[in-house]
RNA sequence: GCGGGGCGCGUCUAGGGUUCCGCCCCUUCCGCAGGGGGACUGGUCCGAGAGAUGCAAGCGGUGUCACAUCGGCGUGACAUUGCUCCACGGCGGGAUAAAAGCCCGGGAGGC
Repeated sequence: GCGGGGCGCGUCUAGGGUUCCGCCCCUUCCGCAGGGGGACUGGUCCGAGAGAUGCAAGCGGUGUCACAUCGGCGUGACAUUGCUCCACGGCGGGAUAAAAGCCCGGGAGGC
C1' cells in the first nucleotide's frame, strides 16, 4: 500500500415527522360530534457506522477446578480484570401515517 473481518442486541439522546392522544381554528353561545391545522410546545411513535450507555461477542492477564501428561507444555469450565482504535461525506431512491442523523450506506465521491 491492497483485500477481508469485527461492526449484533437493549435503553436513551441529538434529530424527525403527524397515524393516535392532547392543543388551536371552524360548524357554534356552550357541550357532543364532524371538518381543518405539525408555518402546534408536547405524550404515543421513528431514531444514529461516523452520539451516550449497558449487554452479548472477540482477544489478553490472574486465580480456582476438571481433563490430559512421568513431569513440563497443553485443552476446557467458572470467577475476576484489561483492551476492542479511527471515521469528511452527497445527489437520488426506499419503508412506514409521515419524515429524518432511519434503510440503500463505514455505499458513490473527497482528503

The RNA shown here (Guanidine-I riboswitch aptamer) has 111 nucleotides and comes from Actinobacteria bacterium UBA4719.
NCBI's taxonomy places the organism under Bacteria, Bacillati, Actinomycetota, Actinomycetes.
The coordinates come from a structure-prediction model, not an experiment, and the mean pLDDT is 77.
Its Rfam family is "Guanidine-I riboswitch aptamer". About the family: This family represents a conserved RNA structure found upstream of the ykkC and yxkD genes in Bacillus subtilis and related genes in other bacteria.
It was read from a public genome assembly, where an Rfam model found it.